[in-house]
Predicted 3D model of a 108-nucleotide RNA (SAM riboswitch aptamer (S box leader)) from Stackebrandtia albiflava. It matches the Rfam family "SAM riboswitch aptamer (S box leader)". Rfam describes the family as follows. The SAM riboswitch is found upstream of a number of genes which code for proteins involved in methionine or cysteine biosynthesis in Gram-positive bacteria. Its mean pLDDT, the model's own confidence on a scale to 100, is 87. Taxonomically the source falls in Stackebrandtia (Bacteria, Actinomycetota, Actinomycetes, Glycomycetaceae).
RNA sequence: ACUUCAUCCAGAGAAGCCGAGGGAACGGCCCUGUGACGCUUCGGCAACCACCGCGUUCUGCGCGGAAGGUGCCAAAUCCGGCCGGUGGUGACACCGGAGAGAUGAGGA
Numbered sequence: 001a002c003u004u005c006a007u008c009c010a011g012a013g014a015a016g017c018c019g020a021g022g023g024a025a026c027g028g029c030c031c032u033g034u035g036a037c038g039c040u041u042c043g044g045c046a047a048c049c050a051c052c053g054c055g056u057u058c059u060g061c062g063c064g065g066a067a068g069g070u071g072c073c074a075a076a077u078c079c080g081g082c083c084g085g086u087g088g089u090g091a092c093a094c095c096g097g098a099g100a101g102a103u104g105a106g107g108a
Stems, first nucleotide, its partner, number of pairs: 002107007013042005021031003026080003043073003048069002051065006077100001082097006
């Protein structure tokens, strides 16, 4: 790199270093020398996996606990594109889905 499943409108930032781009790509719209992005330290959020307890219709599922392995701490995955539907003269708006992406747990 490929593939399967689940989730993605909740939540959680300070200090130090660096110094120009960053938000995956594209279009928009934002963030950013009042120092972003990144790195380090400390802090925090959450509860996917592992662990513990209880229940159960028991290869599983549900609820609770705790926080070991990950993850995360601007904006809904920041929004959109592609397909279908509804409304509208229209620009467009809303709803559902797909695709892409992220994270976790598996597979090969």
Notes
The sequence was found by an Rfam model in a public genome assembly.